[in-house]
Context: one part of a larger RNA
RNA sequence: CCCUCGUUAAGGAACUCGGCAAACUGGCCCCGUAACUUCGGGAGAAGGGGCGCCCCGGUAGCGUGAUCCAUCUUCACGAUGGUGAGCGUGAGGGGGCCGCAGAGAACAGGCCCAGGCGACUGUUUACCAAAAACACAGGUCUCUGCGAACGCGAAAGCGGACGUAUAGGGGCUGACGCCUGCCCAGUGCCGGAAGGUUAAGGGGGGAGCUGAGAGGCUUGAACCGAAGCCCCGGUGAACGGCGGCCGUAACUAUAACGGUCCUAAGGUAGCGAAAUUCCUUGUCGGGUAAGUUCCGACCCGCACGAAAGGCGUAACGAUCUGGGCGCUGUCUCAACGAGGGACCCG
Numbered sequence: 001c002c003c004u005c006g007u008u009a010a011g012g013a014a015c016u017c018g019g020c021a022a023a024c025u026g027g028c029c030c031c032g033u034a035a036c037u038u039c040g041g042g043a044g045a046a047g048g049g050g051c052g053c054c055c056c057g058g059u060a061g062c063g064u065g066a067u068c069c070a071u072c073u074u075c076a077c078g079a080u081g082g083u084g085a086g087c088g089u090g091a092g093g094g095g096g097c098c099g100c101a102g103a104g105a106a107c108a109g110g111c112c113c114a115g116g117c118g119a120c121u122g123u124u125u126a127c128c129a130a131a132a133a134c135a136c137a138g139g140u141c142u143c144u145g146c147g148a149a150c151g152c153g154a155a156a157g158c159g160g161a162c163g164u165a166u167a168g169g170g171g172c173u174g175a176c177g178c179c180u181g182c183c184c185a186g187u188g189c190c191g192g193a194a195g196g197u198u199a200a201g202g203g204g205g206g207a208g209c210u211g212a213g214a215g216g217c218u219u220g221a222a223c224c225g226a227a228g229c230c231c232c233g234g235u236g237a238a239c240g241g242c243g244g245c246c247g248u249a250a251c252u253a254u255a256a257c258g259g260u261c262c263u264a265a266g267g268u269a270g271c272g273a274a275a276u277u278c279c280u281u282g283u284c285g286g287g288u289a290a291g292u293u294c295c296g297a298c299c300c301g302c303a304c305g306a307a308a309g310g311c312g313u314a315a316c317g318a319u320c321u322g323g324g325c326g327c328u329g330u331c332u333c334a335a336c337g338a339g340g341g342a343c344c345c346g
Base pairs, nucleotide, nucleotide: 001341002340003339004338005337006336007335008334010332011331014330019327027051028050029049030048031047036041038175052097053096054095055094056093061089062088063087064086068082069081070080071079072078098102110325111324112323113322114321115320116319117317118316122134123133138173139172140171141170142169143168144167150159151158152157176312177311178310179309181242182241183240186239187238188235189234190233191232192231195230196229197228201224203218204217243261244260245259246258247257270304271301282298283297284296285295286294
């Protein structure tokens, strides 16, 4: 010096990206507990008090219950009420004793406030990620009438399912609460007895033979020919999309208002410097002596926005962010001790 561990004056997060690590807390009984809330919760909230041993005294009480008595019953049996030994359990209260210390060791929650995300319990990168990712009940769209749809399989067959639309498959969303606007022009899907286009077929010719007509051959034109496409509609919890410029109010500023161009339609509610804000440490307020973080506002949203859901939300979380109390060797700043190494000798 290294590893593991113990203790430390004064200070107490000054350490550091960050209280990482460590310390504090810790059991039982009693008192007492806020906002908020889905009335369950939040709660072990928080914050306090008590705890050993001896005596009254194994006391009061509670549980169990032998025995005996009474009543009912015709008796037996049994039922009800009373008595109450024994056994089990066992306070509260009063008095006294000892130590620094009575949950005397070991074991054994630190707590609170605000915010983000995800409702929750769960699941995951076996070996750097446990999460705001996945799943989830719930919501919704869509397919499927049963030899179902769909999946595996050249097939037989099997799964779906010994199920049958309150069922099964697929997509998206993700408890709950309040909600979920506008656009069907493009793409997709669904519907459409007309019309357009159009393949094989059809047509022509033809083997033995007039008519019919196989294979093959041929087919310039006309005609009859499906689905598809074109066409006509519908459809957004389908793929998706949801404007620009100029002017205007009796200070200024701003623009409820007007004009104009374009579009299928020009972003509603709610939220907003946000897990989204470039400029940006925006501006104001709060907290600090001091705050690129944090919280509350504002809105100029570079580039939020409604099931790739929007906004809230009690509870929950080895989650992320900010703050506080307590506590500490994290630190000022280091010291000593224990065990094991390193190192030296053998």

Model confidence (mean pLDDT): 87 of 100. Predicted 3D model of a 346-nucleotide part of an RNA (large-subunit ribosomal RNA, domain IV) from a Dehalococcoidia bacterium. Lineage of the source: Bacteria > Bacillati > Chloroflexota > Dehalococcoidia. The RNAcentral record of the full RNA draws on ENA.